RNAcentral holds the full RNA, with entries from SILVA. Large-subunit ribosomal RNA, domain IV from a metagenome, 316 nucleotides, folded computationally.
Context: one part of a larger RNA
RNA sequence: AUCUCUCUAAGGAACUAGGCAAAUUAGCCCUGUAUCUUCGGUAGAAAGGGUGCCGUCUACGGACGGUCUCAGUAAAGUGGUAGAACCGACUGUUUAGCAAAAACACAGCUCUCUGCUAAGUCGCAAGACGACGUAUAGGGAGUGACAUGUGACCAAUGCGGAAAGGUGAACGACCCUUGUUAACGCUUGGGUUCUAAGCCCCCGUGAAUGUCGGCCGUAACUAUAACGGUCCUAAGGUAGUGAAAUUCCUUGUCGGGUAAGUUCCGACCUGCACGAAUCAUGUAACGAGUUCUACGCUGUCUCGGAGAGAUGCUCA
Numbered sequence: 001a002u003c004u005c006u007c008u009a010a011g012g013a014a015c016u017a018g019g020c021a022a023a024u025u026a027g028c029c030c031u032g033u034a035u036c037u038u039c040g041g042u043a044g045a046a047a048g049g050g051u052g053c054c055g056u057c058u059a060c061g062g063a064c065g066g067u068c069u070c071a072g073u074a075a076a077g078u079g080g081u082a083g084a085a086c087c088g089a090c091u092g093u094u095u096a097g098c099a100a101a102a103a104c105a106c107a108g109c110u111c112u113c114u115g116c117u118a119a120g121u122c123g124c125a126a127g128a129c130g131a132c133g134u135a136u137a138g139g140g141a142g143u144g145a146c147a148u149g150u151g152a153c154c155a156a157u158g159c160g161g162a163a164a165g166g167u168g169a170a171c172g173a174c175c176c177u178u179g180u181u182a183a184c185g186c187u188u189g190g191g192u193u194c195u196a197a198g199c200c201c202c203c204g205u206g207a208a209u210g211u212c213g214g215c216c217g218u219a220a221c222u223a224u225a226a227c228g229g230u231c232c233u234a235a236g237g238u239a240g241u242g243a244a245a246u247u248c249c250u251u252g253u254c255g256g257g258u259a260a261g262u263u264c265c266g267a268c269c270u271g272c273a274c275g276a277a278u279c280a281u282g283u284a285a286c287g288a289g290u291u292c293u294a295c296g297c298u299g300u301c302u303c304g305g306a307g308a309g310a311u312g313c314u315c316a
Stems, first nucleotide, its partner, number of pairs: 002310007010302002014300001019297001027051005036041001038145001052067006068072001080295007087287002092104002108143007120129003146282004151212003156209002158205004165200003172193005179186002213231005240274001241271001252268005
């Protein structure tokens, strides 16, 4: 010097990408407990006090008095706390060996298929599962507790429907024709007719795949435009939300917090490029999730120091 630990004046996050690591806290009893809330919780919230032994009394719960230690949960084991924001409701699951999460699942919601020899799946088949079930059942798809909601467009694509019409192969029918033949017949090519599904055409369908405009003018300061005009479209983004896990310009602007804040919180709306089950917006509880802040605490640091053990080296 390295590793594992112990202690450390004064300060106490000044360290750092970030309190990473460490420290604080801790058992039991008593007091006490905000906000929010789905009234269950939040909650061990927070914040305080007590704790050994001996004696006396006792309604056996404890009360009173005395007494020792630096220290009475004296060892080990054994919650740091609080305030906000985002995401996911929750418990759960996952990349055996770099990812535990906001990913997956989930209860709930919706659509769709299936009437039983069910749909669907495996198999060449027999057969089996579905199910010794029967639409309050079973399969598939999406969403993902709960609360409030879920707008417009059926032009394209898909799906469903539809006794008309158009198109539509082979076979069949009829006509012409080639070769051969005495003939029957067989055969070559062409034409007409008939005609299934499909496609065209028509209608429906969005919790189906999806899509949801531009320009110009206008109010008695200015600015802005409730209003008007015009072009295009299948229809032009409704409610809500918004510099957002989405905002390029951007460290947007204003407010808050700091002495100082590209992060954070609250607003604004000019949404490069939010938006309604590829759900939208809220939300108590929960989280080894992400971000910001405060208190406590500390060798993270100012800035080092002291010590113990181990490793290592030398000798035996």
It matches the Rfam family "Bacterial large subunit ribosomal RNA".